[in-house]
Molecule: transfer RNA
Organism: Castor canadensis
RNA sequence: GGCAGUGUGGCUCAAGUGGUAGAGCACAUGCCUAGCAAGCAUGAGGCCCUGACUUCAAACCCAGUACUGCCA
Numbered sequence: 001g002g003c004a005g006u007g008u009g010g011c012u013c014a015a016g017u018g019g020u021a022g023a024g025c026a027c028a029u030g031c032c033u034a035g036c037a038a039g040c041a042u043g044a045g046g047c048c049c050u051g052a053c054u055u056c057a058a059a060c061c062c063a064g065u066a067c068u069g070c071c072a
Base pairs, nucleotide, nucleotide: 001071002070003069004068005067006066007065010025011024012023013022019056027043028042029041030040031039049064050063051062
């Protein structure tokens, strides 16, 4: 330098043809226990990497950028 892939809560990842984003773990509170762990219930936490385009409406299209892999 070229090609491809991936950027979504603290972490690991979903989201099937556009309609105000979910799961597991972790965290907080409560129940349970003599107490802890486990379990159960509830909750908080994400302007979806950045910027544009189209659209009434974009995580999804485009460009940029970061990282990863392959080639040179």